Notes:
The prediction has a mean pLDDT of 76. Predicted 3D model of a 402-nucleotide RNA (Bacterial RNase P class A) from a Bacillota bacterium. The sequence was found by an Rfam model in a public genome assembly. The model forms 97% of the base pairs in the Rfam consensus. Rfam family: Bacterial RNase P class A. It is annotated as a ribozyme.
[in-house]
RNA sequence: GGAGUAAGUGAAGCAGCCGCGGAAAUAUAUUUUCGAGGAAAGUCCGGGCUCCGUAGGGCAGGGUGCUGGGUAACGCCCAGUGGGGGUGACCCCAAGGAUAGUGCCACAGAAAAUAUACCGUCCAGCAUUCAAUUUAAGGAAACAGUAGCUUUUGCGAAGGCCGGUUUAUUCCCUGGUUUUUUGAAUUGAGUGCUGGAUAAGGGUGCAAUGGUACGGUAAGAGCGUACCAGCGGUCGGGAGACCGGCCGGCUAGGUAAACCCCACCUGGAGAAAGACCAAGCAGAAGGGGGAUGAGGUUGCCCGCUGACCCCUCGGGUAUGGUCGCUACAGGGGCCAGGCAACUGGCACCGCAGAUAGAUGGCUGCUACUUGACAGAACUCGGCUUACCAGCUUGCUCCAAUU
Numbered sequence: 001g002g003a004g005u006a007a008g009u010g011a012a013g014c015a016g017c018c019g020c021g022g023a024a025a026u027a028u029a030u031u032u033u034c035g036a037g038g039a040a041a042g043u044c045c046g047g048g049c050u051c052c053g054u055a056g057g058g059c060a061g062g063g064u065g066c067u068g069g070g071u072a073a074c075g076c077c078c079a080g081u082g083g084g085g086g087u088g089a090c091c092c093c094a095a096g097g098a099u100a101g102u103g104c105c106a107c108a109g110a111a112a113a114u115a116u117a118c119c120g121u122c123c124a125g126c127a128u129u130c131a132a133u134u135u136a137a138g139g140a141a142a143c144a145g146u147a148g149c150u151u152u153u154g155c156g157a158a159g160g161c162c163g164g165u166u167u168a169u170u171c172c173c174u175g176g177u178u179u180u181u182u183g184a185a186u187u188g189a190g191u192g193c194u195g196g197a198u199a200a201g202g203g204u205g206c207a208a209u210g211g212u213a214c215g216g217u218a219a220g221a222g223c224g225u226a227c228c229a230g231c232g233g234u235c236g237g238g239a240g241a242c243c244g245g246c247c248g249g250c251u252a253g254g255u256a257a258a259c260c261c262c263a264c265c266u267g268g269a270g271a272a273a274g275a276c277c278a279a280g281c282a283g284a285a286g287g288g289g290g291a292u293g294a295g296g297u298u299g300c301c302c303g304c305u306g307a308c309c310c311c312u313c314g315g316g317u318a319u320g321g322u323c324g325c326u327a328c329a330g331g332g333g334c335c336a337g338g339c340a341a342c343u344g345g346c347a348c349c350g351c352a353g354a355u356a357g358a359u360g361g362c363u364g365c366u367a368c369u370u371g372a373c374a375g376a377a378c379u380c381g382g383c384u385u386a387c388c389a390g391c392u393u394g395c396u397c398c399a400a401u402u
Stems, first nucleotide, its partner, number of pairs: 001398009012366007020035006037373001041384002044382005049270004056302004061266005066080005081095001082093004096261002101259002103255003118202002120198021148155002160177005210228006229251001231248007274323004283313001285312005295305002328350001330349002333346005
């Protein structure tokens, strides 16, 4: 200097004039003072408060789901553990149980959990091909279209090698050797069929009976070994989630943001809640239900209570006023405790309460290129969503210089 990350701030300010709403004072005409948000949005959670209700309990239904702490409470916040992302500071998690049970995992693939052999590898048998070796039997290619024969055309031999025997060798016999044909045997390689072994290699798939490596095996496999993951046992640390050491047989998919199981929590309705005042009338009306039980604030059951309830027709009042309505689990400051969330103490401060619904207009100055998202309606603690420039601080990474 750049990039990032966490937290904070920021939402124009000051003055004057006029105009609105509340409160107080009061000399009744004025004065003083206050007056939209960090999300006021969403209506997603939890409360306060009010009513049902001086009878409740259970089930269903709903919610939460690692441990500990905070809080009025929570599905929130803080700290930690485990997992994921990132070089990192940091960020995210719908984080109990798959051996209680049921369901699902399309297509592809041999096979998707009571899961398997498609390709391939190995072994055995049978058949067959080739090669080599051995053995048995039979032969002799080449030496030749030669010798020879024939009137011409043409016809057409013998004889592998070495030795022995023998009158001789181109007969016979015998021994060895070369080569060839056929058969048999053995070995090796290949092909086909059948049977057995296999899950290491390949293929399919999000996922395929722990992973990697070495040894071993007919070929393989935790079959054995080393390291790692998982599971079980044991010891230690920690309040706990959990972490670490040692030992062990080797190894029992995924999905619960599917139904479900387990643990804990849970009445309902809602400010148009409700309370009071004023005003005004006309209900011996009709029908239905009701002590064999009406009605009693989600639904069902049990219990309790005990006389009205519902519909139709008709009459009256009001679109009236007061309260609820803003002093509250309030705000920030200082001190103490605590890693923190937060708690306690002290002294200050009071910051909208409209109800056809208020906060606007003009001028001047300052600041800025912020005018974004956006307006209270009983209120508070959160979460989620939307959103503008700049500034401050901590931390991380990169580059350069010293």